[in-house]
RNA sequence: GGAGUUGGCUGGGCAGUCGCUGCGUCGUUAUCGGCGUGGAGGAAAGUCCGGGCUCCGCAGGGCAAGGUGCCAGGUAACGCCUGGGCGGCGCGAGCCGACGGAAAGUGCCACAGAAAAUAUACCGCCACGCCUCGCAAGAGGCUGGUAAGGGUGAAAUGGUGCGGUAAGAGCGCACCGCGCCGGUGGCAACACCGGUGGCAGGGUAAACCCCACCUGGAGCAAGACCAAAUAAGGGAGCGACAGUGUGGCCCGCACUGCUUCCGGGUAGGUUGCUAGAGGUGCGCGGUAACGCGCAUCCCAGAUGAAUGACUGUUCUCGACAGAACCCGGCUUACAGGCCGACUCCCACU
Numbered sequence: 001g002g003a004g005u006u007g008g009c010u011g012g013g014c015a016g017u018c019g020c021u022g023c024g025u026c027g028u029u030a031u032c033g034g035c036g037u038g039g040a041g042g043a044a045a046g047u048c049c050g051g052g053c054u055c056c057g058c059a060g061g062g063c064a065a066g067g068u069g070c071c072a073g074g075u076a077a078c079g080c081c082u083g084g085g086c087g088g089c090g091c092g093a094g095c096c097g098a099c100g101g102a103a104a105g106u107g108c109c110a111c112a113g114a115a116a117a118u119a120u121a122c123c124g125c126c127a128c129g130c131c132u133c134g135c136a137a138g139a140g141g142c143u144g145g146u147a148a149g150g151g152u153g154a155a156a157u158g159g160u161g162c163g164g165u166a167a168g169a170g171c172g173c174a175c176c177g178c179g180c181c182g183g184u185g186g187c188a189a190c191a192c193c194g195g196u197g198g199c200a201g202g203g204u205a206a207a208c209c210c211c212a213c214c215u216g217g218a219g220c221a222a223g224a225c226c227a228a229a230u231a232a233g234g235g236a237g238c239g240a241c242a243g244u245g246u247g248g249c250c251c252g253c254a255c256u257g258c259u260u261c262c263g264g265g266u267a268g269g270u271u272g273c274u275a276g277a278g279g280u281g282c283g284c285g286g287u288a289a290c291g292c293g294c295a296u297c298c299c300a301g302a303u304g305a306a307u308g309a310c311u312g313u314u315c316u317c318g319a320c321a322g323a324a325c326c327c328g329g330c331u332u333a334c335a336g337g338c339c340g341a342c343u344c345c346c347a348c349u
Base pairs, nucleotide, nucleotide: 001345002344003343004342005341006340007339008338009337010336012314013313014312015311016310017309018308020039021038022037023036024035025034026033027032041320045331046330048329049328050327051326052325053219054218055217056216060251061250062249063248065215066214067213068212069211070084071083072082073081074080085099086097087096088095089094100210101209105208106207107204108203109202122150123149124146125145126144127143129142130141131140132139133138158176159175160174161173162172163171177199178197179196180195181194182193183192184191185190223271224270225269226268233262234261235260236259237258238257242256243255244254245253278297279296280295281294282293283292284291285290315318
């Protein structure tokens, strides 16, 4: 100097004129005015997970169903985060993982290929034996042996090498792989070491399945309160051996009515509604996630839906984009700018 990996911050500023809104306060009163003080995000998005909170006279037990899937920690909890293990990609910093079980069972592996499980012989290799041709070397056929070589395929029945054999083959040996036994380190996943056995079909569970752990349901349009209006509304079914009770089925328990069709009325107001598993700073503990302690701060609560418009100036010339009960995550989108750590390449000293 170049190329990357990863973490964090920001997301126009200043001034003026008018406009909107929460709370407090003062004056005025009827939807008003003055003053003070606050007013969208890092993702508010997706609605994908987890909870807080509210309701359901069992929310209890079981089945079914669903979710997660290496180990250890963190957390209110999680399918999240942190650290580690193993596997894969990358020269590397790093990134990704749907990461329990194929010796419980069932299913599937197209096409090609001889053959993909009741394993086999397409091209080949060999001749102990028999026959034919030939002077012989040798050639051909029958019978037999073989799966090392070649071909097909994603995958061919352990791999590489040496020996051995008529030719070969774990046939034998060495190393690797695999099974079994033992030891060391680690909380563990797992890693390493030693011994022993020539040991034989593989893959697939984001196929069914088995195993381990977890799970009541519905949701702020939950729920609570107030006001008002309506037709003494009409019909059908079940009815204690019955019916109803917040997903399905069974048992239990509780209660005594329940279900449905046609028709009519109301859809207004208050609350829930923002002080929290809260933010920030410092210290301590921990590899980290995070925890503890001290101090300090209050930072939107709309309801047909509030922060907008104009002007001037400046600049890095402005991206993705608007809360609706709240919080912790994940995923997706993002112009420009700033800061830190690390990796690789080149040149010079």